[in-house]
Context: one part of a larger RNA
Molecule: large-subunit ribosomal RNA, domain III
Organism: Halobaculum litoreum
């Protein structure tokens, strides 16, 4: 100059009050009020990221303002597997030899051999509880279970055969989780009383035994029965008896007074779904393959190597020059109501 330029933006219109450390505090921490997300902004993974994980001392940077905080700066810690993937097989494909062809090839169609090619296909043995600051189906308790090797028992059948191994729409049946309905039983909150309201009542893998349907056997003998949600079913043998194999994350017992809980530590109905079983209808489309497994015992004892495993997975860990209202696969998802994963509201949880 000048009380001058301005009073736009500072990337979800949710903070406030008291405390508290601090040299310093709107924005770190702590308590309270008060708001947000509800098929998500909870919770578990992939791909990519790669130390951001967790402590602990920092504030020059980095952070749209501060900052005692931090995905910054420094230091030091952290990721434990026979049984969770990968490893194994095989798909569409890719490769490399080989045979030929050529003087010759880093070229060549078929054919023939070998490799490779799935962290969402197939295969294949592990669940409960406890624990760190950060890891956990990995550590540790407990209970299991696969393979091979070795002894040892018992067999001489071992390879036919099955499974593996399958489209799409529709109906039955059978059912855990869960949910919700009422009752006993334990705890709490309100209340003078009566009595209301709230939470909890749990328990796995894995071994054993039940297990409907559909097939089939045996009876049995029906000239119109017999049956379904529907089609339908029969003297080429219904109906009805008996029987033989024969599911599930179902049942019922062991696991297990192990564990977890301060205690209780039970019963009933009702809804849906995961699983599972079974029928039906569609097609100018008929819905992989291969390892592998059953087939095809029993004890005891010993081995079991490699690599992944922290974190984030996004309105600040990833792509987007950025702590970018964008873009990004898959699982779980309570209640109130609802056709509904819509919209609204509200738990668990997360967040301001």
């Nucleotide at each position: 100059c000048a009380g001058u330029a301005g009073c736009a933006g500072c990337g979800a219109u949710a903070u406030u009050c008291g405390g508290g450390u601090g040299c310093g505090a709107a924005c770190c921490c702590c308590g309270a009020a008060g708001g947000u997300c509800u098929g998500a902004a909870g919770g578990g993974u992939a791909a990519g990221a790669g130390u951001u994980c967790c402590u602990c001392g920092g504030c020059a940077c980095u952070g749209c303002u501060a900052a005692u905080c931090a995905g910054c700066c420094g230091a030091g810690g952290g990721u434990u597997a026979g049984c969770c993937g990968a490893u194994c097989c095989u798909a569409a494909g890719u490769c490399c030899g080989g045979c030929c062809g050529u003087a010759a090839u880093u070229c060549g169609a078929a054919c023939c051999g070998g490799a490779c090619g799935a962290a969402c296909g197939g295969g294949c043995a592990a669940c409960u509880g406890g624990u760190u600051a950060a890891u956990a189906u990995u550590c540790c308790a407990g209970u299991g279970c696969u393979a091979c090797c070795a002894c040892g028992c018992a067999c001489u059948g071992a390879a036919a055969g099955u499974c593996g191994a399958c489209g799409c729409u529709u109906u039955g049946g059978a059912a855990a989780c869960g949910g919700u309905u009422g009752a006993g039983c334990c705890g709490g909150g309100c209340c003078u009383u009566c009595g209301c309201c709230c939470g909890g009542u749990u328990g796995a893998a894995u071994c054993g035994g039940g297990g409907a349907a559909c097939u089939c056997c045996g009876u049995g003998g029906a000239a119109g029965c017999c049956g379904u949600a529907a089609c339908g079913g029969c003297a080429c043998g219904a109906a009805g008896c008996g029987g033989a194999a024969g599911a599930a994350g179902c049942c019922c017992g062991a696991g297990a007074c192990a564990a977890c809980g301060a205690a209780a530590g039970u019963c009933a109905g009702c809804c849906c779904u995961a699983u599972c079983c079974a029928g039906a209808g569609c097609c100018c489309g008929u819905g992989a393959a291969a390892a592998g497994a059953c087939g095809a015992g029993c004890g005891u004892g010993g081995u079991a190597u490699u690599c992944g495993u922290a974190u984030c997975g996004a309105g600040a860990u990833c792509c987007g020059a950025c702590a970018c209202a964008g873009g990004u696969a898959c699982c779980c998802u309570g209640g109130c109501a609802g056709a509904g994963c819509a919209a609204g509201c509200c738990a668990a949880g997360a967040c301001c």